Two RNAs folded together computationally: RNase P RNA and transfer RNA, 483 nucleotides in total. It holds a member of the Rfam family "Bacterial RNase P class A". Rfam classes the family as a ribozyme. Model confidence (mean pLDDT): 77 of 100.
[in-house]
RNA sequence: GGCAGCCGCGUGUUCGCCCAUGCAAAUGAGCGGACGCGAGGAAAGUCCGGGCUCCACGAAACAAGGGUGGCGGGUAACGCCCGCCGGCUGCCCGCAAGGGCGGCAAGGGAAAGUGCCACAGAGAGCAAACCGCCGAUGGCUUCUUCGCUCGCGAAGCGCACAGGCAAGGGUGAAAGGGUGCGGUAAGAGCGCACCGGGGCGCUGGCAACAGGGUCCGCAUGGCAAACCCCACCCGGAGCAAGGCCGAAUAGGGGCCGCGCGCCCGCCGCAAGGCGGGUAGGGGUGUUUCGCCCCGAGCGGCCCGGGUUGGCUGCUAGAGCGCCGGAGCAAUCCGGCGCGCAGAUGAAUGGCUGCCGCCGCAGGCCCGUCCGCAAGGAUACCGCCUGAGGAUACAGAACCCGGCUUA
RNA sequence: GGGCCUGUAGCUCAGUUGGUUAGAGCUGGCCGCUCAUAACGGCUAGGUCGCGGGUUCGAAUCCUGCCGGGCCCACCA
Numbered sequence: 001g002g003c004a005g006c007c008g009c010g011u012g013u014u015c016g017c018c019c020a021u022g023c024a025a026a027u028g029a030g031c032g033g034a035c036g037c038g039a040g041g042a043a044a045g046u047c048c049g050g051g052c053u054c055c056a057c058g059a060a061a062c063a064a065g066g067g068u069g070g071c072g073g074g075u076a077a078c079g080c081c082c083g084c085c086g087g088c089u090g091c092c093c094g095c096a097a098g099g100g101c102g103g104c105a106a107g108g109g110a111a112a113g114u115g116c117c118a119c120a121g122a123g124a125g126c127a128a129a130c131c132g133c134c135g136a137u138g139g140c141u142u143c144u145u146c147g148c149u150c151g152c153g154a155a156g157c158g159c160a161c162a163g164g165c166a167a168g169g170g171u172g173a174a175a176g177g178g179u180g181c182g183g184u185a186a187g188a189g190c191g192c193a194c195c196g197g198g199g200c201g202c203u204g205g206c207a208a209c210a211g212g213g214u215c216c217g218c219a220u221g222g223c224a225a226a227c228c229c230c231a232c233c234c235g236g237a238g239c240a241a242g243g244c245c246g247a248a249u250a251g252g253g254g255c256c257g258c259g260c261g262c263c264c265g266c267c268g269c270a271a272g273g274c275g276g277g278u279a280g281g282g283g284u285g286u287u288u289c290g291c292c293c294c295g296a297g298c299g300g301c302c303c304g305g306g307u308u309g310g311c312u313g314c315u316a317g318a319g320c321g322c323c324g325g326a327g328c329a330a331u332c333c334g335g336c337g338c339g340c341a342g343a344u345g346a347a348u349g350g351c352u353g354c355c356g357c358c359g360c361a362g363g364c365c366c367g368u369c370c371g372c373a374a375g376g377a378u379a380c381c382g383c384c385u386g387a388g389g390a391u392a393c394a395g396a397a398c399c400c401g402g403c404u405u406a
Numbered sequence: 407g408g409g410c411c412u413g414u415a416g417c418u419c420a421g422u423u424g425g426u427u428a429g430a431g432c433u434g435g436c437c438g439c440u441c442a443u444a445a446c447g448g449c450u451a452g453g454u455c456g457c458g459g460g461u462u463c464g465a466a467u468c469c470u471g472c473c474g475g476g477c478c479c480a481c482c483a
Stems, first nucleotide, its partner, number of pairs: 001355007009038009019028003040393001044404002047402005052238004058289005065234005070084005085107001087104007108229002113227002115223003130169002132165003137162002139159002143156006177195006196218001197216004202211003242312004252303007261278007280294004305482003319338008357389002360386005367378004407479007416432004425463001434450005456472005
């Protein structure tokens, strides 16, 4: 964990008894019986998305804030799911080019802008020169050879002074495409081939993108889970929302914001009062329209008082099961069937027996080995017996779709 | 049930355009001063930054998933 028996709990229907109200019908509470149903894959975390309810929240625009981020599809919706694309990576096949099967990932923009890149290192952002290489060119020279007009010229060897280079070393997470050949004094996309990158147009694809063509030798790195830019999405609060009834209390107090204007009618001798309208005020972040409330009050915050009750929302819903069809799939469509928790100091449990799970010990069957034989030894699986052990994570609280975690 | 905040040494707290080694005060330990204690002076210990994963060269800090702690709410007039 499963089955059975006994006892118990919650709820619905129905029956019986009893009580209250009532003339009665009936309604409500209680007790008892019968029957039906009674936790989960996560009911959890409350991380996303919705339904529902209230906020006057109806339409539009803008700003702020938050979120999402390849493409297409699914969906009520999503940051979820499915398929595909590009990237990285493992294995296999292949001489290679490449192909096949998996795995991973929060995957827009870094030649819009701003910012950061510590330490180390020569140099870290329109690159730099420590070691090193060279020293062709220019310069120097006690050297050698040659020439002559005899102190100059030429050639060679040398120096590493000016200078050239960025291949190699070194530092770093990262050093301004990679490999090879040519080239050169040494080198370098300096030139060429292939690979990589960028621009343009072509073909295929709904698209991301892929393929091949052509041009450019190509300084312009990383970080956007830094600010930011681009595209798209989002009003707020939450069932302790909200509605109804009952009980009780002091229908109380303080502060702040806006406002207290006009017209008409009635009453009144008048002061004034009542009613209606309007200006105006208030109601979301702003504006416009619309709407609602007030119109002499309205709104916000805080302090204080009372209660800790009942009903509703409340469970039929993007529901569950089976079959058929469409689709690669997520999913959708159609038919049939089912009725599947509604507690609230919070039900769904307890005991007994049997079965099931795990390893251990003993025995049996079969097989193997030793042995001439009798017989002996013994493993896996299976069966029987025995004494033990384990039986998880956790538990609805308005309801669904996901994710994450256990 | 729902919403919000928070976690750095034994305690109370700092720690920002992410940067080398995470600090301060109190407490604790040792030494000095004193006849002795306190105060005072000197030295010193003590940290998985709640835990795991990720972004990044680099995370206490940014993102994300868990864990712990704390606070608030109802109805009536």